[in-house]
RNA sequence: AGAGUUUGAUCCUGGCUCAGAAUGAACGCUGGCGGCAGGCUUAACACAUGUAAGUCGAACGAGAACCCAUCUUCGGAUGGCAGACAGUGGCAAACGGGUGAGUAACACGUGGGAAUGUACCUUUUAGUCUGGGACAACAGUUGGAAACGACUGCUAAUACCGGAUAAGCUCUACGGAGGAAAGAUUUAUCGCUAAAAGAUCAGCCCGCGCAAGAUUAGCUAGUUGGUAAGGUAAUGGCUUACCAAGGCUACGAUCUUUAGCUGGUUUGAGAGGAUGAUCAGCCACACUGGGACUGAGAUACGGCCCAGACUCCUACGGGAGGCAGCAGUGGGGAAUAUUGCACAAUGGAGGAAACUCUGAUGCAGCCAUGCCGCGUGAGUGAAGAAGGCCUUAGGGUUGUAAAACUCUUUCAGCAGGGAAGAUAAUGACGGUACCUGCAGAAGAAGCCCCGGCUAACUCCGUGCCAGCAGCCGCGGUAAUACGGAGGGGGCUAGCGUUAUUCGGAAUUACUGGGCGUAAAGCGUGCGUAGGCGGUCGAUAAAGUCAGAUGUGAAAGCCCGGGGCUCAACCCCGGAACUGCAUUUGAAACUCAUUGACUAGAAUAUGGUAGAGGAUGGUGGAAUUCCUAGUGUAGAGGUGAAAUUCGUAGAUAUUAGGAGGAACACCAGUGGCGAAGGCGACCAUCUGGACCAUUAUUGACGCUAAGGCACGAAAGCGUGGGGAGCGAACGGGAUUAGAUACCCCGGUAGUCCACGCCGUAAACGAUGUGUGCUAGUUGUUGGGACCUUGAGUUUCAGUGACACAGCUAACGCGUUAAGCACACCGCCUGGGGAGUACGGUCGCAAGACUAAAACUCAAAGGAAUUGACGGGGACCCGCACAAGCGGUGGAGCAUGUGGUUUAAUUCGAUGCUACGCGAAGAACCUUACCACCCUUUGACAUCUUGAUCGCGAGGACCAGAGAUGGACCUUUUCAGUUAGGCUGGAUCAAUGACAGGUGUUGCAUGGCUGUCGUCAGCUCGUGUCGUGAGAUGUUGGGUUAAGUCCCGCAACGAGCGCAACCCUCAUCCUUUGUUACCAGCGGGUUAUGCCGGGAACACUAAGGAAACUGCUAGUGAUAAGCUAGAGGAAGGUGGGGACGACGUCAAGUCAUCAUGGCCCUUACAGGGUGGGCUACACACGUGCUACAAUGGCAGUGACAAUGGGAAGCUACACAGCGAUGUGAUGCGAAUCUCAAAAAGCUGCCUCAGUUCGAAUUGGACUCUGCAACUCGAGUCCAUGAAGUCGGAAUCGCUAGUAAUCGCGGAUCAGCAUGCCGCGGUGAAUACGUUCCCGGGUCUUGUACACAUUGCCCGUCACGCCAUGGGAGUUGGUUUUACCCGAAGCCGGUGGGCUAACCUGUUUACAGGAAGCAGCCGUCCACGGUAAGAUUAGCGACUGGGGUGAAGUCGUAACAAGGUA
Repeated sequence: AGAGUUUGAUCCUGGCUCAGAAUGAACGCUGGCGGCAGGCUUAACACAUGUAAGUCGAACGAGAACCCAUCUUCGGAUGGCAGACAGUGGCAAACGGGUGAGUAACACGUGGGAAUGUACCUUUUAGUCUGGGACAACAGUUGGAAACGACUGCUAAUACCGGAUAAGCUCUACGGAGGAAAGAUUUAUCGCUAAAAGAUCAGCCCGCGCAAGAUUAGCUAGUUGGUAAGGUAAUGGCUUACCAAGGCUACGAUCUUUAGCUGGUUUGAGAGGAUGAUCAGCCACACUGGGACUGAGAUACGGCCCAGACUCCUACGGGAGGCAGCAGUGGGGAAUAUUGCACAAUGGAGGAAACUCUGAUGCAGCCAUGCCGCGUGAGUGAAGAAGGCCUUAGGGUUGUAAAACUCUUUCAGCAGGGAAGAUAAUGACGGUACCUGCAGAAGAAGCCCCGGCUAACUCCGUGCCAGCAGCCGCGGUAAUACGGAGGGGGCUAGCGUUAUUCGGAAUUACUGGGCGUAAAGCGUGCGUAGGCGGUCGAUAAAGUCAGAUGUGAAAGCCCGGGGCUCAACCCCGGAACUGCAUUUGAAACUCAUUGACUAGAAUAUGGUAGAGGAUGGUGGAAUUCCUAGUGUAGAGGUGAAAUUCGUAGAUAUUAGGAGGAACACCAGUGGCGAAGGCGACCAUCUGGACCAUUAUUGACGCUAAGGCACGAAAGCGUGGGGAGCGAACGGGAUUAGAUACCCCGGUAGUCCACGCCGUAAACGAUGUGUGCUAGUUGUUGGGACCUUGAGUUUCAGUGACACAGCUAACGCGUUAAGCACACCGCCUGGGGAGUACGGUCGCAAGACUAAAACUCAAAGGAAUUGACGGGGACCCGCACAAGCGGUGGAGCAUGUGGUUUAAUUCGAUGCUACGCGAAGAACCUUACCACCCUUUGACAUCUUGAUCGCGAGGACCAGAGAUGGACCUUUUCAGUUAGGCUGGAUCAAUGACAGGUGUUGCAUGGCUGUCGUCAGCUCGUGUCGUGAGAUGUUGGGUUAAGUCCCGCAACGAGCGCAACCCUCAUCCUUUGUUACCAGCGGGUUAUGCCGGGAACACUAAGGAAACUGCUAGUGAUAAGCUAGAGGAAGGUGGGGACGACGUCAAGUCAUCAUGGCCCUUACAGGGUGGGCUACACACGUGCUACAAUGGCAGUGACAAUGGGAAGCUACACAGCGAUGUGAUGCGAAUCUCAAAAAGCUGCCUCAGUUCGAAUUGGACUCUGCAACUCGAGUCCAUGAAGUCGGAAUCGCUAGUAAUCGCGGAUCAGCAUGCCGCGGUGAAUACGUUCCCGGGUCUUGUACACAUUGCCCGUCACGCCAUGGGAGUUGGUUUUACCCGAAGCCGGUGGGCUAACCUGUUUACAGGAAGCAGCCGUCCACGGUAAGAUUAGCGACUGGGGUGAAGUCGUAACAAGGUA
């Protein structure tokens, strides 16, 4: 410090996710030791049991047991010591310990303040005199189950109460008044009282800081203030009476929700964020609520009273209790420990002290909960052992790892010694830490991960299953992603997971973001609060800056030291605590006060332009309607029609009239207005702007939350108006449908007046204002100048370009989206949703404000390359058109689908499968089926053994055959060291293996098809762009062509095109046999038949020839095009071979090869028979026809390519013929197939025919081992459909189509198919609008699996969360009223009362002071009624999300087919 993820790729925006650190954690697997810490985050739920606060005899009385002494009636009594239990009294119990429910508050933090109290402690001063009456304990009686009492009697005190004394105390009217004490015991202290002061602690007040929500906007009657009184330790509405009507609040009152606050902790570079366990400070609470008492201090955790809930005891009358102290139990929960030891230390309470108490504390126990430290051994050790795993079978790896050898002993174990903690005694920890010794490598390693992020790879299994997953995503038969294994990586007594926090996230942006198109500028203005504000002085010092002082607890963090062997941990010191307050200064800036100024702003004067607004009036054109005339059959409307109008006279046309609405031309990125918006003309009223000029005021300004006003269209209300247009609606069309688009009608509405609504893509998708930052060129309004013109210049608008700059890019660019300032508004992933609920507004429609659950990993912007478009431009092609001939109808052939079958083997399936693989299925082929056989195999290699051959032929037996058995004949391997030694062959055996047309063409190679013989596809360097990419390759011409020329930030190059190759067409040279024969000779009925010839044809080698080379025109003078000449051939001369980068996971595992998988007495091998030839049907490709351009018969001329020995066969004979018999030539320019056919002539005369030949019957021929399933041919007989073919569709541009025959491959036999050959030999092309395909440029795009794309909504089904909902059940809270426990306070005084006082001298009376009772105020709980708010459930219901291969359509993306 970043990374992954939107795309085909790119840049950006933007979310999601990851890597880090942390935790009072939990869970899974694992677990050796020690140190230091930590340990109910949930139920402030309920608690059994024990324990946590007592102490003092030196305050007091009484006093059991023991002991001593004396006495004794031996029962005991008395005295002394001692002091148990309890009591009176004092102090403590308000500390310490726990918890975080409540509390949004002066609770807390920080800094201040004044009107206070303070036991114990310290200091100082003064005093401590004198009396009195009680009550416990105790004794007796007595009630009660108990708890606990009642009565009578006795008694002490440092308990209680008088009197005296009285100041530096209190009160005061200044005269005075009030006002204390306590003793104890040894002989010295400890106490006691009053006062002053200190310290400590506590109470009170204030400034500032400290959550969220405005879908909480108003709250408040003791409320705010005053006066008086009361009350308190003390100020104060703290309380009461009276008076006033205040007080708080947009700088957020009130209400609701949540929460103990802080030092700190955690994270972060910091600023911040989150948090508030342990430790420390403060607060609050102690079963829930209320209340006071005591006391220095409490409204009291282990005190009291009352009410309530709960639990327990009970003799039913009544009582008892409060673990949020320490342990512990139940419960809840993912989850958190021992009913331990000790007061030895530290501290606390009491005491003079000894001492007692102390679950505070110190220790121990449990737990890997965390942090820190240590160990599980070290060295040597290559045969790189075995085993495992992988393997290309060679090896690699585990791996110096192990073994083995040599060492060591930390920790744990055993034994011995043994602290500090306590400077005298006292040690729970603890025989602990530590030290020493002993034995032995001995007792001690796991967890997660290995597709990318992210370090680490292979095999096997599985086969979209099982599973994984933090995100992206893996898994559908070769998974580095699942599971296992080997190996590797990381951390280590731990490792992973989950949860949470911060970080990364500049993803709430103070530091440090944005708003034209990504989310985001309010529709526009006016203006309140607020914020900000021109120039020059003066003053003050609020902000600001500097110094000083106080404070900012300790701990923690940081720095420096020190102590535990180190570290964690602990100790000491420093720094820091960024803050607050006080104070002293400074005066630049801001604020404030004050004085001036004119550059901002405004006013005055003179002009100017304008669809600025409002009202009233006027006008013409047009539509429609009415009246009248002319006139006749149609009009209207559309892609085409129809509905509609019209013979009752339409449309058309002429004249007149009515009525409403809108204002052609002018008209212009022209004008005006804040925006919405404004368009005939005239008048009236009226707002604003601009220019010029000099004056005036003197900052009067800018922005603007709330607020107010304006605000298109549609809509609403009332009343008018209504020509045209025209939602809804009706009809006609279109369509599969058509609730649309088109047409005919047509109501609201559109118009006017008044009143609502308040929204728009209200857009420049760009808030307002001010200043600054190159220019050029239009245009509107005004001014200036002189050189009078396309002139220069200035101000205000409005456009187009463009520099700098900005921007993700597009683009913006003085009219900023540049550089800055001021203020306002708004945004924070997509969906849910601008929705629900609530509120405000509205007559309504609805508007404004505005969430959440849930869900996804994207959604999005700009640009790029493609692809696509029922986008555009240009161009090409038998693509259309123009023609010729076909297919589709018939019969047959052939292939396919389907069906059938035991099998009908397999493959090919739009173009690019279907007379295709197959250049030829009777057996074979053959892969299929049935049956019968074989198992190292029909075939290859190796091992062992045997034999020396093997093989060929013949015939026998069994069998369907394969095969098995037996026999005969023929031939007797090579080398040789003479040895079965070597090679070779055969047989037998064994296992390694053979074998597979089994599977995967989506694992592959190779080959092939197709786009397409289309003209394209790329690269290097340079340049441009952030980048994907672009440029080049685009443009202007031209070409068949990215062919060539020109231009150009490109310059070059490669694969393609073309050429080079073959063939045909002309000529020349050479060669002349088997080919040829002009001339010469010979011969024949005739024939190159013979001699000969080398001319011609031909053969087959080599050359020549064609290049826009020449001429003319055209074109840019280029490339080229057009015409012409010459030429056998002319602009690529015809044809062939040749197929760029790539596309289709195209085809082929059945040509071949090949990875993986599968079978191995079978999915291998052999045989016989069958099947591939089936047949209701459908399709493709063909043949033959339907006839007269023909059929039949006759005639007889002309060709080329080819083939031939298990062959082609002349010729002769036989047969109607297929063919047969005999025979000849030829391995072929010699012989042969071989007859070419269309042609010509005659007959037939338009018929199902002398057309057509299918089908069927019969008889034959040939091939072949064999023609039944299932061959071809011949002859005789038979003589079907068919009379030119619907929709649709195919081929062809010249020696082509059409037509005619011939040959060949395969092949024993079997073409209508295929591959070739020649003969005859056309028609047409205006042209590129349209169909199809293709190329280039451009444009749009929401497509990129690329239009067979993408994608929307209803409906149906499953699941999920949510709104409404008659109601219902709880919580909280407000108001009114009722009730009124305990208690404080007040009143009362008839009941009761020791001290003090008075009187009388009574054991009395009265007073003071109290007690009980009663009355009253306040008030907890409770009750009634009416609300408010919140949560749960809820029949039914609304939309939303999500799922998948559902249904219906096709709304959007291209002009998306109606933008």

This is a predicted structure of a 1459-nucleotide RNA (small-subunit ribosomal RNA) from a metagenome. Its Rfam family is "Bacterial small subunit ribosomal RNA". The prediction has a mean pLDDT of 84.